Predicted 3D model of a 323-nucleotide part of an RNA (large-subunit ribosomal RNA, domain IV) from a metagenome.
The full RNA is in RNAcentral, with records from SILVA.
[in-house]
Context: one part of a larger RNA
RNA sequence: CCCAUGUUAAGGAACUCUGCAAAAUCACCCCGUAACUUAGGGAGAAGGGGUACCACGCAAGUGGUCGCAGUGAAGAGGCCCAAGCGACUGUUUACCAAAAACACAGGUCUCUGCUAAAUCAUAAGAUGAAGUAUAGGGGCUGACGCCUGCCCAGUGCUGGAAGGUUAAGGGGAUGUGUUAGCGCAAGCGAAGCACGGAACUUAAGCCCCAGUGAACGGCGGCCGUAACUAUAACGGUCCUAAGGUAGCGAAAUUCCUUGUCAGGUAAGUUCUGACCCGCACGAAUGGCGUAACGAUUUGGGCGCUGUCUCAACAUGGGACCCG
Repeated sequence: CCCAUGUUAAGGAACUCUGCAAAAUCACCCCGUAACUUAGGGAGAAGGGGUACCACGCAAGUGGUCGCAGUGAAGAGGCCCAAGCGACUGUUUACCAAAAACACAGGUCUCUGCUAAAUCAUAAGAUGAAGUAUAGGGGCUGACGCCUGCCCAGUGCUGGAAGGUUAAGGGGAUGUGUUAGCGCAAGCGAAGCACGGAACUUAAGCCCCAGUGAACGGCGGCCGUAACUAUAACGGUCCUAAGGUAGCGAAAUUCCUUGUCAGGUAAGUUCUGACCCGCACGAAUGGCGUAACGAUUUGGGCGCUGUCUCAACAUGGGACCCG
């Protein structure tokens, strides 16, 4: 010097990305216990007090004894305030991530009438299911509360069938080859057999017409205007399928930005409450709240401490030196 452990004056987070680590709290009995709340909780809230032994007594209890100390050693919650996210218990990256990710009950859309849809398989066959729409498959959302606005132009899906287009097939016109025959010749040329094949007929689909957003998705610009100024309830105009409603908002989203104001601190790029100029929130790719819950994230406080001011000593084991 290193590792592990123990103790420490005064101070007590000044340490640090962060109270990381350590310390502290801890059992049982009694008293007492707030906001909020889904009335169950919160709650062991918080905060106080007690705890040994002996004698007597049925007990309640009374009296006494010892120690610094009586859950005498060991084992045994630290607590509070505020905010984000996710309702919750659960699940996950076996070996760097346990979470705000996944799941979840609940919601909703859609498919499926049973030889079901869907899935595996070349098939047979099987799962679904020895089930039957209060069932089964798929998608999205994610307890609960209040809600879930506008757009069907594009894409998708569903329905429609008048018209347009459209395959094979059917159809077989005109034509071509061949040659009996006719003709002086050029040539014409029946039937048959071949080749080629027009009109016409004809499905789904597509075009077309509707519907559909808890389907994929989308949800504007410029100019002017009020008796200080500023602002614009109001007006004009262009474009669009329609121009973002409620709620929320410098947010896990805000670039400018340490926005501005307020709170907390002596001092606060973090935090909380507001404001709204939302670069670039927004309603089941759900919006906003929310008791309880969380080895979650953020800010603050009490207690407590070698985290620190600032280090010291001790114990055990190494390193190191000698043999």